[in-house]
RNA sequence: AUGAAGAGUUUGAUCCUGGCUCAGAGCGAACGCUGGCGGCACGCCUAACACAUGCAAGUCGAGCGAGAAAGUGACUUCGGUCGCGAGUAAAGCGGCGAACGGGUGAGUACAACGUGGAUAAUCUACCCUAGGGUCUGGGACAACCCCGAGAAAUCGGGGCUAAUACCGGAUAAGACCACAGUAUCCGAGGAUACAGCGGUAAAAGAUUUAUCGCCUUUGGAUGAGUCCACGUCCCAUCAGGUAGUUGGUAAGGUAAAGGCUUACCAAGCCUAAGACGGGUAGCCGGCCUUAGCGGGUGAACGGCCACAUGGGGACUGAGACACGGCCCUGACUCCUACGGGAGGCAGCAGUGGGGAAUAUUGGGCAAUGGGCGAAAGCCUGACCCAGCGAUGCCGCGUGAGGGAUGAAGGCCUUCGGGUUGUAAACCUCUGUCAGGAGGGACGAUGGGACACUUGUGUCUUGACGGUACCUCCAGAGGAAGCCCCGGCUAACUCCGUGCCAGCAGCCGCGGUAAUACGGAGGGGGCAAGCGUUAUUCGGAAUUAUUGGGCGUAAAGGGCGUGUAGGCGGCUUGAUAAGCCAAAGGUGAAAUCCCUCAGCUCAACUGAGGAACUGCCUUUGGAACUGUCUCGCUAGAGGCCAGGAGAGGGUAGCGGAAUUCCCAGUGUAGCGGUGAAAUGCGUAGAUAUUGGGAGGAACACCAGUGGCGAAGGCGGCUACCUGGACUGGUACUGACGCUGAGGCGCGAAAGCGUGGGGAGCAAACAGGAUUAGAUACCCUGGUAGUCCACGCCGUAAACGUUGGGCACUAGGUGUGGGGCCUCCUUAACGGGUUCCGUGCCGUAGCUAACGCAUUAAGUGCCCCGCCUGGGGAGUACGGCCGCAAGGCUAAAACUCAAAGGAAUUGACGGGGGCCCGCACAAGCGGCGGAGCAUGUUGCUUAAUUCGAGGCAACGCGAAGAACCUUACCUGGGUUUGACAUGUUGGGGACAGCCGCAGAGAUGCGGCCUCCUUAUGGUCCCAUCACAGGUGGUGCAUGGCUGUCGUCAGCUCGUGUCGUGAGAUGUUGGGUUAAGUCCCGCAACGAGCGCAACCCUCGCCCUCUGUUGCCAUCAGGUAAUGCUGAGCACUCUGAGGGGACUGUCGGUGACAAACCGGAGGAAGGUGGGGAUGACGUCAAGUCCUCAUGGCCUUUACGCCCAGGGCUACACACGUGCUACAAUGGCUGAUACAAAGGGUCGCGAUACCGUGAGGUGGAGCUAAUCCCAUAAAGUCAGCCCCAGUUCGGAUUGGAGUCUGCAACCCGACUCCAUGAAGGUGGAAUCGCUAGUAAUCGCGGAUCAGCAGGCCGCGGUGAAUACGUUCCCGGGCCUUGUACACACCGCCCGUCACA
Repeated sequence: AUGAAGAGUUUGAUCCUGGCUCAGAGCGAACGCUGGCGGCACGCCUAACACAUGCAAGUCGAGCGAGAAAGUGACUUCGGUCGCGAGUAAAGCGGCGAACGGGUGAGUACAACGUGGAUAAUCUACCCUAGGGUCUGGGACAACCCCGAGAAAUCGGGGCUAAUACCGGAUAAGACCACAGUAUCCGAGGAUACAGCGGUAAAAGAUUUAUCGCCUUUGGAUGAGUCCACGUCCCAUCAGGUAGUUGGUAAGGUAAAGGCUUACCAAGCCUAAGACGGGUAGCCGGCCUUAGCGGGUGAACGGCCACAUGGGGACUGAGACACGGCCCUGACUCCUACGGGAGGCAGCAGUGGGGAAUAUUGGGCAAUGGGCGAAAGCCUGACCCAGCGAUGCCGCGUGAGGGAUGAAGGCCUUCGGGUUGUAAACCUCUGUCAGGAGGGACGAUGGGACACUUGUGUCUUGACGGUACCUCCAGAGGAAGCCCCGGCUAACUCCGUGCCAGCAGCCGCGGUAAUACGGAGGGGGCAAGCGUUAUUCGGAAUUAUUGGGCGUAAAGGGCGUGUAGGCGGCUUGAUAAGCCAAAGGUGAAAUCCCUCAGCUCAACUGAGGAACUGCCUUUGGAACUGUCUCGCUAGAGGCCAGGAGAGGGUAGCGGAAUUCCCAGUGUAGCGGUGAAAUGCGUAGAUAUUGGGAGGAACACCAGUGGCGAAGGCGGCUACCUGGACUGGUACUGACGCUGAGGCGCGAAAGCGUGGGGAGCAAACAGGAUUAGAUACCCUGGUAGUCCACGCCGUAAACGUUGGGCACUAGGUGUGGGGCCUCCUUAACGGGUUCCGUGCCGUAGCUAACGCAUUAAGUGCCCCGCCUGGGGAGUACGGCCGCAAGGCUAAAACUCAAAGGAAUUGACGGGGGCCCGCACAAGCGGCGGAGCAUGUUGCUUAAUUCGAGGCAACGCGAAGAACCUUACCUGGGUUUGACAUGUUGGGGACAGCCGCAGAGAUGCGGCCUCCUUAUGGUCCCAUCACAGGUGGUGCAUGGCUGUCGUCAGCUCGUGUCGUGAGAUGUUGGGUUAAGUCCCGCAACGAGCGCAACCCUCGCCCUCUGUUGCCAUCAGGUAAUGCUGAGCACUCUGAGGGGACUGUCGGUGACAAACCGGAGGAAGGUGGGGAUGACGUCAAGUCCUCAUGGCCUUUACGCCCAGGGCUACACACGUGCUACAAUGGCUGAUACAAAGGGUCGCGAUACCGUGAGGUGGAGCUAAUCCCAUAAAGUCAGCCCCAGUUCGGAUUGGAGUCUGCAACCCGACUCCAUGAAGGUGGAAUCGCUAGUAAUCGCGGAUCAGCAGGCCGCGGUGAAUACGUUCCCGGGCCUUGUACACACCGCCCGUCACA
């Protein structure tokens, strides 16, 4: 000495760094809501602001003198006198006290405080102890009386008087002073003891018989003064301070040492271990917190100090420089007769004021303590009590047991129920507190008085208080709130609200389903309290002594030299400062801890113990550190001998190149760029040759080569000079390391003065580029770059890594030395060693990246630096600088982060590889015209709604005249057009007819149920409910689009990584493919790919009301027309066939690729179906389903008419064209796939035609739709707005349908528009494809240029992957992660 917990928040995720925040404990508290009782504590933290009023220090007659009055008694001449009151009150002289007690914390960073010492440098009233003494005289002053001044306070003069007041004389020691001595002790001066001579100084009495006093001396006790050591906050942006200052001598002063004071002399003293200055602050025991170390604090209690209206001063006294004393001065307040006076709550109450905030103008001296007194006693706002305040701590209560129909009500609900909840009611009890009644203390074993036998008796004394406590009475009666419920953090639902109102400690909630706002129900926590705010410590190892860091997160000084300081090799002896041990002293009490005890318990209190980890003294020890000392050589230095080097400085020399000048040759350009232009050039450039001038820099060598402390250093030579390295050594002997300040060096740019100036080149000019281009590019060009001297002092001054020493695997280069080896020597080579410089790598370290004998490993020593981001390396101050500026270096405010490394993605006008009609190569379109259709917009009563880049826009809609229909207008209707059920009633409803009406509907008539007799069905009424194409696709299911038929997406186990994650899936090949092969810390697996399915292409089998004169027979004008047949074609069922199987080549002996053969088909044979994990809050609540919301005589339902068909425009998708590869006319050939009985509808007839009449055949390989068209064969047209083109319009019709006006399709006649190949831009397509031609079907009464299918004719081109778009894999950068449509910077404007 009983004791150590973490969490939230930076990210898509991770690890780390780092800040912010929370959970705990505390409080002299305050505020909000609430409030039953008691005990014990505590209660102006702010204005040391100002104070009304009362009280807080008096007492002694046993020191002294003097001495009333009221009242009352007696007497009275009524004027008064006397007695008592009373030697009382009040006052005075005198003594003691008033320096204690009580208050406050302003000042004070040291004259304080704490701890321990010193006083041989001191004092101490009252008290105790011991010795001695107390003799004899004298003169005053108050009170009092008289006079006077003044408003008052108060004062002056004269007179009387006492004392324990004052004064003289005597006596006197071991007291004091001076002189001299002995012994002992001591840290110098000195102290103690003994004893000698000389000198000096006392006193008071009172009352009574016993004491109390007085004087002097000794010692003690207590208290105080002074001195010393150590400790005691922040700022260095306070670095120098000081003249009584530091010391000395002398004197003064004090109780006492001392510059305490003065004179003189000297010039010291303090300071980086922080003087001086500034700021703040009473200090401590303690208190709070903490595991502890520490941190914070100094209320209450206790010790010390300081202060008493601000400042100063002394007096008295044992003691004061004196809270309730004096004097002076300032401010303030009050009185005043204006002359002058009075006052000091930081004593107790109380008032105002300030403030978030802090109490009664209470009772009593009963107790404890204090003053005086011989005592009784008096005084005591100290104190003891009471009052107020939940301010805190502690205790108690608001009831206990039983009680399920799990009551009612509330809330929730999936409507079944659940919950509130044994909770209540109800039954049985109890009686604390509060209330009423009665009794009633301890605190007094004390004190006082009286009496007597000196220890007994009697009497008396309590503020609290009729209180505590005890007994009795009645009755569950009077007594529960506050906060919270998203995570941290314990506790969940409903409603309201709808980024509003609000919440919030941090993260963050709220934009229509909020456990986060507000309310409610329920729950959790604490409880007479509960929350909030402020503040302290903790958590925070987030200032790290215990116990952190600095390569990249904040952090190594730019480098050296060296002062102070810190640290320091081996060894002898000594010492004992540090260190260790023991003992003694001290560490006050209280507090904390332990034990016991007292209040019923506890809080609280008492007693004992322990502890107070500290300081001092003494003794002992000697390992280590220190100090002194004897030595040593391993550190360090020196000497000798060598070689290496862009180390530094000065002077000289050299060649190449640029430019310029002169001259020659020579002619039209040169130069420059992405392309150009400015510029230069016919006055001769560029080019080229020769000569000359001048400045600057030194190609090759040249090298992660060398040197230097760093900055930095590169042609050659000479001179001067620094350092390092190797080898040797007989020298010195720890002389060392580091290094705050200081000093020096210090790239580039810049500055000053003077030179120099070839090239280059800020500024500047011009030309380009561009939206602009104060840039990048080009042509010029000045400072500057160079030299000398002097400044500046910074840098990504970087290895972003301070210096020194030691230790800890290696491998491989390279630079400079030494040694060994082979050989005759040398060279080369090999080995080894020292020093330097690189790379790789083990252990170890690291958050990771990485570092790794050149450490970022392991240790020691010293220095520098860091403590969230921004503000800011800024402001102010100081220092430096000529200036520019540098060094040092904050705060307000603001944010919940800012960061490091690594991971997965995404992205890149990064890289590599590879795909796709992606580009390119082609063919045809679109964009221009007319029309159709969809959309926007506009319009409208309505033009219903949805869809919006790709991936909305001939989309939902495979078909809006009514219907559809959801929209609008108008007319109606309300259990409803539709479903189920309840109760009651009825006998119908429907249908047909008539009337009214636009119709819905209404009215009337006709007609009129079933039955097993319970009922069913229908109608009317009622209640539950129906209904809604109303909102939310961002609440959802389902379905769908898209990336994308792209080749990817994952998992298990293992392994690697702290982790997110990685590996597998990467790599080498190959493929259409994560297809396959090989390799590999991976091995396997799943969803995808492929295959299995359908269809087309070849063959076979089977089938036979289609096909065939194939074959046979019959018949016709002709035809499979007929019989027979099933060979072929075909139909439709089943098989076969194709697998890189085979050959050659390439390849890695692989996978595979290329070429060939055979084959109907060849390398996926063509086409289809099939869509991984996921993305887009993609689309759809109007297909359907569905939560919650809204609506309910309407947002439901019925009806008529209208609208969805509008029309200045704009866009998408199509059709028809612009014509001759064409148009028109005539003739003529060949399909496939489909559909058809509410249907397709032949032959025939009518109509120019659409079509009509008519009805054969067909439930369909049989009949019909149904002539396919382009094509082919002929003819016409002759390049024109046409014999192209067909819009538009007029007229006349046909068909469907209840009905073609708005608003159908088609036909005929007439009309004949725009349009002559379409700007920028843009789409599709790689083969039976594009292009072109027609046919069919769904929807559908009718309506097709759209959609879905079918066949006919039938091309061109692909060198290739640079570019555009999209995608896949690997890799790289990233400050992106809503992921580049990201992030983000600056200016301006607004708030």

Background: The prediction has a mean pLDDT of 86. This is a predicted structure of a 1391-nucleotide RNA (small-subunit ribosomal RNA) from a Candidatus Dadabacteria bacterium.